[in-house]
RNA sequence: UAUUGUGAUAGAGGAUGCGUUUGGCAAAGAGUAUCCGGUAAUUGAGCCCUGCAGGGCAUACCGGAGAAAGGGGCCGGCGCCGAAGUAAGCUUUCACUGCAGAGGAGGCUGGCUGGGCAGGCAAAAUAAGAUUUGUCUGACUGUCGCAAAGUAAUUUGCGGAGGGCUAUCUUUGAU
Numbered sequence: 001u002a003u004u005g006u007g008a009u010a011g012a013g014g015a016u017g018c019g020u021u022u023g024g025c026a027a028a029g030a031g032u033a034u035c036c037g038g039u040a041a042u043u044g045a046g047c048c049c050u051g052c053a054g055g056g057c058a059u060a061c062c063g064g065a066g067a068a069a070g071g072g073g074c075c076g077g078c079g080c081c082g083a084a085g086u087a088a089g090c091u092u093u094c095a096c097u098g099c100a101g102a103g104g105a106g107g108c109u110g111g112c113u114g115g116g117c118a119g120g121c122a123a124a125a126u127a128a129g130a131u132u133u134g135u136c137u138g139a140c141u142g143u144c145g146c147a148a149a150g151u152a153a154u155u156u157g158c159g160g161a162g163g164g165c166u167a168u169c170u171u172u173g174a175u
Stems, first nucleotide, its partner, number of pairs: 002175003005171001007169005014081001017080005023075003034065007046057003049101006084113003088109007114141002117138007143160007
């Protein structure tokens, strides 16, 4: 001096990157729940996530009045680039009470997935899968490696994975 290793910092992939927020808009929920009046009943069919044991409530029709929550879509705001999602395990909590289960919302550990899109199949869930998740296939896209072409920019083909890639700094280790 060059290359490389350890550690740290800062960035990039997309204009359909990821998540979150109810701040706004519209839809759906729904002419549903509920309330009032009338008629017919008074048995209890049934309801409160599922089963058991308790507990509570209670029906049908006609007429009138008539919501909301949760879940999503678009716009905006905010936080970011294992952003985030998800198998499994442990744990907290939710819904009348107890036990068990299955779900919803969190925390920790932790394997897998570079990213979004389209389609097939499956699952959970609901008013509706409107938006979800997993897997398979397909092309697209970013990144690196190898090979070939090209003066070069770059192009083509094959392949890998985010514990990656790019840049900078530091330490001192190696050549």
A computed fold for a 175-nucleotide RNA from a Clostridia bacterium, annotated as Lysine riboswitch aptamer. It matches the Rfam family "Lysine riboswitch aptamer". Its family is annotated with lysine biosynthetic process in the Gene Ontology. It was read from a public genome assembly, where an Rfam model found it. The organism belongs to Clostridia, within Bacteria.